Small-subunit ribosomal RNA, 5' domain from an uncultured bacterium, 532 nucleotides, folded computationally. It matches the Rfam family "Bacterial small subunit ribosomal RNA". Its family is annotated with structural constituent of ribosome and ribosome in the Gene Ontology. The prediction has a mean pLDDT of 83. The RNAcentral record of the full RNA draws on Greengenes.
[in-house]
Context: one part of a larger RNA
RNA sequence: GGAUGAACGCUAGCUACAGGCUUAACACAUGCAAGUCGCGGGGCAGCAUUUAUGUUUGCUUGCAAAUAUAAGAUGGCGACCGGCGCACGGGUGAGUAACACGUAUCCAACCUGGCCCUUACUACGGCAUAGCCCUCCGAAAGGAGGAUUAAUUCCGUAUGUGGUCCUACGCAGGCAUCUAAAUAGGAUUAAAGGUUUGGCGGUAAGGGAUGGGGAUGCGUCUGAUUAGCUAGUCGGCGGGGUAACGGCCCACCGAGGCAACGAUCAGUAGGGGUUCUGAGAGGAAGGUCCCCCACACUGGAACUGAGACACGGUCCAGACUCCUACGGGAGGCAGCAGUGAGGAAUAUUGGUCAAUGGGCGAGAGCCUGAACCAGCCAAGUAGCGUGCAGGAUGACGGCCCUAUGGGUUGUAAACUGCUUUUAUGCGGGGAUAAAAGACAUCACGUGUGGUGUAUUGCAGGUACCGCAUGAAUAAGGACCGGCUAAUUCCGUGCCAGCAGCCGCGGUAAUACGGAAGGUCCGGGCGUUAUCC
Numbered sequence: 001g002g003a004u005g006a007a008c009g010c011u012a013g014c015u016a017c018a019g020g021c022u023u024a025a026c027a028c029a030u031g032c033a034a035g036u037c038g039c040g041g042g043g044c045a046g047c048a049u050u051u052a053u054g055u056u057u058g059c060u061u062g063c064a065a066a067u068a069u070a071a072g073a074u075g076g077c078g079a080c081c082g083g084c085g086c087a088c089g090g091g092u093g094a095g096u097a098a099c100a101c102g103u104a105u106c107c108a109a110c111c112u113g114g115c116c117c118u119u120a121c122u123a124c125g126g127c128a129u130a131g132c133c134c135u136c137c138g139a140a141a142g143g144a145g146g147a148u149u150a151a152u153u154c155c156g157u158a159u160g161u162g163g164u165c166c167u168a169c170g171c172a173g174g175c176a177u178c179u180a181a182a183u184a185g186g187a188u189u190a191a192a193g194g195u196u197u198g199g200c201g202g203u204a205a206g207g208g209a210u211g212g213g214g215a216u217g218c219g220u221c222u223g224a225u226u227a228g229c230u231a232g233u234c235g236g237c238g239g240g241g242u243a244a245c246g247g248c249c250c251a252c253c254g255a256g257g258c259a260a261c262g263a264u265c266a267g268u269a270g271g272g273g274u275u276c277u278g279a280g281a282g283g284a285a286g287g288u289c290c291c292c293c294a295c296a297c298u299g300g301a302a303c304u305g306a307g308a309c310a311c312g313g314u315c316c317a318g319a320c321u322c323c324u325a326c327g328g329g330a331g332g333c334a335g336c337a338g339u340g341a342g343g344a345a346u347a348u349u350g351g352u353c354a355a356u357g358g359g360c361g362a363g364a365g366c367c368u369g370a371a372c373c374a375g376c377c378a379a380g381u382a383g384c385g386u387g388c389a390g391g392a393u394g395a396c397g398g399c400c401c402u403a404u405g406g407g408u409u410g411u412a413a414a415c416u417g418c419u420u421u422u423a424u425g426c427g428g429g430g431a432u433a434a435a436a437g438a439c440a441u442c443a444c445g446u447g448u449g450g451u452g453u454a455u456u457g458c459a460g461g462u463a464c465c466g467c468a469u470g471a472a473u474a475a476g477g478a479c480c481g482g483c484u485a486a487u488u489c490c491g492u493g494c495c496a497g498c499a500g501c502c503g504c505g506g507u508a509a510u511a512c513g514g515a516a517g518g519u520c521c522g523g524g525c526g527u528u529a530u531c532c
Base pairs, nucleotide, nucleotide: 001532002531003530004529006528007527008526009525010524013384014383015382016381017380019377020376021342026340027339028338030337031336032335035084036083037082040081041080043077044076047075048074049073050071051070052069053068054067055066056065057064058063091295092294093293101219102218103217104216105215106214107213110212111211115208116207117206118205119204120203121202122201123157124156125155126154133146134145135144136143137142162189163188164187165186166185167184168183172179173178193200221267222266223265228258229257230256233255234254235253236252238250239249240248270292271291272290273289274285275284276283277282297318298317299316300315301314320331321330322329323328348374350373351372352371356370357368358367359366360365387418388417389416390415397409398408399407400406401405423469424468425467426466427465428464438453439452440451441450442449443448444447476521477520478519479518480517481502482501483500487516488515489514490513491512497504498503
């Protein structure tokens, strides 16, 4: 000198963009953060509609209104069964020195829901169960029994384009064990319907795309005041297990394997893209954003599923908090806000799903603290402003001197003219971001494109624009002995104090305190901390 997720002191007009618990992975009140589908199902608690019946009122005597009852009949729908999602998105960096990450290669050792393409099929039956109803237990959380019922729930049978396995044959290929086309025979293995008839689904198989799993080379902090470490340890054979390879696990056999090119042990630490600095080489850092990994009160375990050993799932143990009728139960903010605590220190218990994206749905749509916006904070960067021109008897005042006088503050002020960014007031402005989607219609031909119609904006009456008023609403901080740009007076008298280093102060202090003047930077300026 540059830099910072900074803090502190003094000061502070506006706008835009980006940023905001670095400490206790400490504990958490409250609200929200994952639902959706009635075009899968039985149903009908609540709402609305319709119909029927009864009563009352009006009164045109059969219409209207009110009210009560009944009917799943219709829209729809709480709870329930079922499907898909909840493994994404969001948070944190505790652990981890490791194939965790980065880079490169390999899998003839693997999986992949939804999506796309292709082929074939979608037949016949059955047992339950939730809900509803009844009974009972419990303070509650919740639970038990009985009766009855549906489905795209579950189960059986058929068929088998195919798949898998076995046997025979073995074109062909390779990388040592090997792999294997075509053909024949045998065994085994599927399905689900609903609908407004447009479409939507279901099953088996092959391929694609995407996402994941595994293996290996190289790279990846400090310590030798850590020198030896290791028995499933290293290898083989056979098995088990897995989507798959493998001591991953097991029986048997062998005795190996790692290490001074640093094993083991200890300490520290998420890794990378990147960021800061530097002419570079290098050094330091890993906050925001992106990729990967790990974790979800602590430890362990599996279930479901295409995918988890699962942040807002389950079970067990532990600590803690809460409820309790003392028998027993409930909970997990390292999601968004917010609270306490810790700390030098870090924000609102805000708005909207309008856009982008995600889940479900045929769709309308619903959900979305993802996201987009707004609020707070000079904590950063950038931009704008606090006026401009003229104006000397060089006013008054202040300060200084060699003091009837001069110097300086200083064109500075007053005064005259001008401007109006900004400010204030009034008015305009649904600006950009919006196109999709819906409906109608046309073309191709079955979901694409064109046209038209009525719509859809949180921010927001915001940005922006115009008019009016009036210099009006807006400047400070540090420093002035040398390093280092900028000096005099007064006070103090080794006192009070200053100080980054050298040092200054004991009666003329350019170094302390005040004043005047000056220097530097400027909506900031200094100090402290850390890195280069």